[in-house]
RNA sequence: GAUAGAGGAGCAAAUGACAAGAGUAGAAUUAAUGAGCUUUGCAAGCGAUGAUUUAAUUCAAAAGGGGAAUUUGCCGAAACAAAAAAGCAGCAAAACUUUUUUGUUGGCAGUAUAAAUAAUAUUUAUGCUGCUGUCAUUGAUAAAAAAGGUCAGUGGAGAGCUAUC
Numbered sequence: 001g002a003u004a005g006a007g008g009a010g011c012a013a014a015u016g017a018c019a020a021g022a023g024u025a026g027a028a029u030u031a032a033u034g035a036g037c038u039u040u041g042c043a044a045g046c047g048a049u050g051a052u053u054u055a056a057u058u059c060a061a062a063a064g065g066g067g068a069a070u071u072u073g074c075c076g077a078a079a080c081a082a083a084a085a086a087g088c089a090g091c092a093a094a095a096c097u098u099u100u101u102u103g104u105u106g107g108c109a110g111u112a113u114a115a116a117u118a119a120u121a122u123u124u125a126u127g128c129u130g131c132u133g134u135c136a137u138u139g140a141u142a143a144a145a146a147a148g149g150u151c152a153g154u155g156g157a158g159a160g161c162u163a164u165c
Base pairs, nucleotide, nucleotide: 001165002164003163004162005161008075010074011073012072013071014070015069018066026059027058028057029056030055031054032053036046037045038044039093040092041091042090078105079104080103081102082101083100084099085098086097087096106132107131108130109129110128111127112126113125114124115123116122134156135155136154137153138152139151140150141149
């Protein structure tokens, strides 16, 4: 370097439901108000045949995010952060989406704080605790030693570990 493989409450995607988002946005009507409204700038459009705002009544979503189930693909699986490029409503920006590059994280669970978030969900960062795979190392153990096994401790990180070439 190539190929194959293992971790387990392991990872992701798709599907149809579900909770939340939310009785919110929005729509209609009525009453009051009375000139503005649209994410920003322009363009265009709407507006005294009533913009906007408020209240009442009736109707009433969706997206991103989430857990579970099933199926599929997998074991840097993937997640998060930053940068760049492309796409995106008439133009530009912002936002959003996708891709690429770089960086961090072995995996899972719990917990504290902070940030993101509509959120008590979830994620990330930092710390602590527990479990777990793997390698290194120290000690114990039985039979002379070594190798190997078992038990206990300590440490490392996926750029790792195991097998074959």
Lysine riboswitch aptamer from uncultured Fusobacterium sp., 165 nucleotides, folded computationally. The source organism's lineage runs through Bacteria, Fusobacteriota, Fusobacteriia, Fusobacteriaceae and Fusobacterium. It matches the Rfam family "Lysine riboswitch aptamer". On this family, see Grundy et al., Proc Natl Acad Sci U S A 2003: "The L box regulon: Lysine sensing by leader RNAs of bacterial lysine biosynthesis genes". Model confidence (mean pLDDT): 78 of 100.